Annotation:
A computed fold for a 476-nucleotide part of an RNA from a metagenome, annotated as small-subunit ribosomal RNA, 3' major domain.
Context: one part of a larger RNA
RNA sequence: UGACGGGGGCCCGCACAAGCGGUGGAGCAUGUGGUUUAAUUCGACGCAACGCGAAGAACCUUACCUGGAUUUGACAUCUCGGGAAUCCUAUCGAAAGACUGGAGUGCCCUUCGGGGAGCCCGAAGACAGGUGCUGCAUGGCUGUCGUCAGCUCGUGUCGUGAGAUGUUGGGUUAAGUCCCGCAACGAGCGCAACCCCUAUCUUUAGUUACCAUCAUUCAGUUGGGGACUCUAGAGAUACUGCCUUCGCAAGGAGGAGGAAGGUGAGGACGACGUCAAGUCAUCAUGGCCCUUACGGCUAGGGCGACACACGUGCUACAAUGGUUAGGACAAUGAGAGGCAAUACCGCGAGGUGGAGCAAAUCUAUAAACCUAAUCUCAGUUCGGAUUGUAGUCUGCAACUCGACUACAUGAAGCUGGAAUCACUAGUAAUCGUAGAUCAGCCAUGCUACGGUGAAUACGUUCCCGGGUCUUGUGCU
Numbered sequence: 001u002g003a004c005g006g007g008g009g010c011c012c013g014c015a016c017a018a019g020c021g022g023u024g025g026a027g028c029a030u031g032u033g034g035u036u037u038a039a040u041u042c043g044a045c046g047c048a049a050c051g052c053g054a055a056g057a058a059c060c061u062u063a064c065c066u067g068g069a070u071u072u073g074a075c076a077u078c079u080c081g082g083g084a085a086u087c088c089u090a091u092c093g094a095a096a097g098a099c100u101g102g103a104g105u106g107c108c109c110u111u112c113g114g115g116g117a118g119c120c121c122g123a124a125g126a127c128a129g130g131u132g133c134u135g136c137a138u139g140g141c142u143g144u145c146g147u148c149a150g151c152u153c154g155u156g157u158c159g160u161g162a163g164a165u166g167u168u169g170g171g172u173u174a175a176g177u178c179c180c181g182c183a184a185c186g187a188g189c190g191c192a193a194c195c196c197c198u199a200u201c202u203u204u205a206g207u208u209a210c211c212a213u214c215a216u217u218c219a220g221u222u223g224g225g226g227a228c229u230c231u232a233g234a235g236a237u238a239c240u241g242c243c244u245u246c247g248c249a250a251g252g253a254g255g256a257g258g259a260a261g262g263u264g265a266g267g268a269c270g271a272c273g274u275c276a277a278g279u280c281a282u283c284a285u286g287g288c289c290c291u292u293a294c295g296g297c298u299a300g301g302g303c304g305a306c307a308c309a310c311g312u313g314c315u316a317c318a319a320u321g322g323u324u325a326g327g328a329c330a331a332u333g334a335g336a337g338g339c340a341a342u343a344c345c346g347c348g349a350g351g352u353g354g355a356g357c358a359a360a361u362c363u364a365u366a367a368a369c370c371u372a373a374u375c376u377c378a379g380u381u382c383g384g385a386u387u388g389u390a391g392u393c394u395g396c397a398a399c400u401c402g403a404c405u406a407c408a409u410g411a412a413g414c415u416g417g418a419a420u421c422a423c424u425a426g427u428a429a430u431c432g433u434a435g436a437u438c439a440g441c442c443a444u445g446c447u448a449c450g451g452u453g454a455a456u457a458c459g460u461u462c463c464c465g466g467g468u469c470u471u472g473u474g475c476u
Stems, first nucleotide, its partner, number of pairs: 002475001004472002007470007015460002019423001021421003026315008034306002042053002064301005070295001073127001077126002079123005086103003091098002107116003129290002132288003138284002140279003143275001145273001150189006156165003169180003195267002198264001200236007210225002214223002239261001242255005304442001317416001321375007334363002338357002343352003382413001387408007429452007
């Protein structure tokens, strides 16, 4: 100097408290451990592994296992020999492959002998190849403390020196934010601002969007309009600027005006460093190892097993509800090997057919909600697991192992022990919608979007984490 303390002071954070909804009990989905297995490929392990890598495991993917076949190789460069490429084809085979017959001769140069480019076959070796090991040899990328307010430097001064000072002190702030003081004076990386989005207004522009006035129609449908909504360019607006008050100041409290008030809301943005944190399986790469195999091809299986244990979720246990009928209102995003309307067929999944749309033009019923009826507290008209039968769709192919539909079946479950999690406002809770991946889908996941829309915060004694000053002891 640091680190540590069940030392002290000050301060902060959904840290506690105050609330609200869950998890832990049930069924199922999914990940993990364990066990099993020929194989159940590999990685991730307190917070910061466990709906994680995986934004899609039937084949493929695929790295694993079993069997079959292979060795200059699926891929790259070089040497030599032969052949145009290419197409059709018999036999064996699960395929890979092995082996057979046939058709076929292009482009450039040419002394018509041939040569060259490209592609195919064969030979030999240099080499290819490795998701083999080491993340404790590494780059790059990432998590975490933590969006916490810190981490340092130059010159000066003090100290024999390690170092100190500055950065401490008094205030203030979300902030090492700013002010005052001070042997310090300045500066850098961080904070904040500059960036994006959202909230209000002005202006420009009106198509595919809009419709107040005038006609018109079943319908903003058509004429028309440029007001409104909206779209998307350019601007404006908020600065403690104004008032009162406290304060030396920085700033605090209250108020006015205002769409918005003291960082207006949200995002991107992550200092010096810590954890030999994670990743050699994204990629790159040193070293080591394999080279008729630890490489490459192929069929089938496995990654989906199941006494059990844990994590994360979905659906429920019902009347603030279930069912039936009718009615209303979004936003984001996507669409050509695509999204698909009206119509017809089917109880339905879906099928036939195909208007329109490379889309502010066309496509997709928003649901919770409202109205009416019914159920009347039951393991029920709650709940939907499981199982049977019959189907639909995708796809070479749904047995292992897809989703969906109809009929039948109708399990556990009556609010969950100890314990434990998220959340402070358009948030929690609740309701649906879209997208990526994708033939299809095990999505209840993830990422977005809008609809309805709360309660509570006295306070900092305590639990957890962090900042700062100080103190004690051993250690450095």
The RNAcentral record of the full RNA draws on SILVA.